[in-house]
Predicted 3D model of RNase P RNA and transfer RNA as a complex of 425 nucleotides. The coordinates come from a structure-prediction model, not an experiment, and the mean pLDDT is 79. Rfam match: Bacterial RNase P class A. Rfam's curators write: Ribonuclease P (RNase P) is a ubiquitous endoribonuclease, found in archaea, bacteria and eukarya as well as chloroplasts and mitochondria.
RNA sequence: GGAGUAUCACAAACGACCGCUGCCUCCGGUUCUUUGAGCCGGGGGGAGAGGAAAGUCCGGGCUCCAAAGGGCAGGACGCUGGAUAACUUCCAGUAGGUGCGAACCUCAGGCCAGUGCCACAGAAACAGUCCGCCGGCCACAGAGCCGGCAAGGGUGAAAAGGUGGGGUAAGAGCCCACCAGCUGUAGGGUGACCUGCAGGCUAGGCAAACCCCGUCUGGAGCAAGACCGAAUAGGGGGGGAUGAGGCGGCCCGCUGACCCCCGGGUACGGUCGCUUGAACUUGUGCGCAAGCCCAAGUCUAGAGAAAUGGUCGUUCUUGACAGAACCCGGCUUACGGGAUGCUCCCCGC
RNA sequence: GGUCCCAUCGACCAGUGGUCCAGGUCGUAGCCCUCUCAAGGCUAAAACGCGGGUUCGAACCCCGCUGGGACCGCCA
Numbered sequence: 001g002g003a004g005u006a007u008c009a010c011a012a013a014c015g016a017c018c019g020c021u022g023c024c025u026c027c028g029g030u031u032c033u034u035u036g037a038g039c040c041g042g043g044g045g046g047a048g049a050g051g052a053a054a055g056u057c058c059g060g061g062c063u064c065c066a067a068a069g070g071g072c073a074g075g076a077c078g079c080u081g082g083a084u085a086a087c088u089u090c091c092a093g094u095a096g097g098u099g100c101g102a103a104c105c106u107c108a109g110g111c112c113a114g115u116g117c118c119a120c121a122g123a124a125a126c127a128g129u130c131c132g133c134c135g136g137c138c139a140c141a142g143a144g145c146c147g148g149c150a151a152g153g154g155u156g157a158a159a160a161g162g163u164g165g166g167g168u169a170a171g172a173g174c175c176c177a178c179c180a181g182c183u184g185u186a187g188g189g190u191g192a193c194c195u196g197c198a199g200g201c202u203a204g205g206c207a208a209a210c211c212c213c214g215u216c217u218g219g220a221g222c223a224a225g226a227c228c229g230a231a232u233a234g235g236g237g238g239g240g241a242u243g244a245g246g247c248g249g250c251c252c253g254c255u256g257a258c259c260c261c262c263g264g265g266u267a268c269g270g271u272c273g274c275u276u277g278a279a280c281u282u283g284u285g286c287g288c289a290a291g292c293c294c295a296a297g298u299c300u301a302g303a304g305a306a307a308u309g310g311u312c313g314u315u316c317u318u319g320a321c322a323g324a325a326c327c328c329g330g331c332u333u334a335c336g337g338g339a340u341g342c343u344c345c346c347c348g349c
Numbered sequence: 350g351g352u353c354c355c356a357u358c359g360a361c362c363a364g365u366g367g368u369c370c371a372g373g374u375c376g377u378a379g380c381c382c383u384c385u386c387a388a389g390g391c392u393a394a395a396a397c398g399c400g401g402g403u404u405c406g407a408a409c410c411c412c413g414c415u416g417g418g419a420c421c422g423c424c425a
Stems, first nucleotide, its partner, number of pairs: 001345008010336001012315007020048002023045010050321001054332002057330005062221004069252004074217005079093005094108001095106004109212002114210002116206003130153002132149006161179006180202001182199007225272004235262005245255002264424003279298005285292002316319001350421007359375004367405001377393005398414005
């Protein structure tokens, strides 16, 4: 200098003026149910989008549906240990794989419970002999028949442990060495698992196929839900105490009078839910880490057609993706420039 | 804001692990037929939305995106 990899923080900056949306406070007026609250007008103060606010893919809070109940079915997850409110997330490891490497990837339980599938090719796709090799019969050879073998050839994505040697009529874990796997055993580790020794000789793949095992799992969603208010036809049809509906696949159990369709009205309205929270910052301690304990401090949008804009000045590297809508933890996707650690290559000293 | 569904030639559908360089109808193009057009006959072009993964093998199974569509207000 180049290429790469992991992590981290930032998201043009500052000032002035005019605006926009909430909040707090003061003054004046007014109303009421009068130490207060609401409304109107004015003054002052302070705050005001993101790392993804996105996709709505997971998990939880919250609210309602009997007090959320039991069973089946269904669904989700799946190496080990830990973190967490919880998770399909995170951290640390194990095993396997990719890469020269830093590092990265893995829906990573079970196919000696059962069932199913493995097209074409091939003799055979889970148990077999097409070509072969060897022995015997026929005087020899060939063909044929009988028997032995599974090494070689051929097919295939995949063919019955692999390589080498011995052995044999020919062969074969038949025997031996190493390697892979299995079983047993000893040691280490919380565990996944690792290491050593011994044994016999060996078991196809697919569970992101049904399924089995283990763990978890009731449903709906802020248009949840509570209260207030305006207007209309409490109009028509059907079902219902022989049980509607709740209860969204079924049964049990509980509850117990409404439910469905058509039609109608509508301010598509107001208040609450609504933002103080598994919150943030700093410090000490524990832990490899994710994170946790304790203490101190801080208040940080809350709208309902929906608020961040405009003008001017200065500076620079002229600025990507992009706008909260009940809240939070993650994942995924979009995207700009930067810093740091580490790795590899080249050049120079 | 929330809950779901779908994606295959230009259009509408079939295919749900292999026998699929994906089939059918209409449409398009060419040729034949006809004096010409239509109808008819023969032929051709034309698609699995995108990117990964599982598998020997993916339109099909799994994951993530992209695009499109449907439904859900309140009162009585």